Transfer RNA from Promineifilaceae bacterium (SeqCode), 71 nucleotides, folded computationally. The RNAcentral record of the sequence draws on ENA. It matches the Rfam family "tRNA". Rfam classes the family as a transfer RNA. The prediction has a mean pLDDT of 82.
RNA sequence: GCGGGCAUGGUGUAACGGUAGCACGCGACCCUUCCAAGGUCUCAGUAUGGGUUCGAGUCCCAUUGCCCGCU
Numbered sequence: 001g002c003g004g005g006c007a008u009g010g011u012g013u014a015a016c017g018g019u020a021g022c023a024c025g026c027g028a029c030c031c032u033u034c035c036a037a038g039g040u041c042u043c044a045g046u047a048u049g050g051g052u053u054c055g056a057g058u059c060c061c062a063u064u065g066c067c068c069g070c071u
Stems, first nucleotide, its partner, number of pairs: 001070007010024004018054001027041004047063005
């Protein structure tokens, strides 16, 4: 230098182009004499910038980062 793959809460992982879910975790409350366990609620997310579309996490392009291969 070229090609390919990946990027979603703090972590892991889903999502036929049509309300972004689930689990763990953080926080609050309930339960308990106390702790652990358990229950309820809450907080928190689509790497960045464009394009297509009535509508994009999803499709297209570029960039960034990581990984793999070639030279």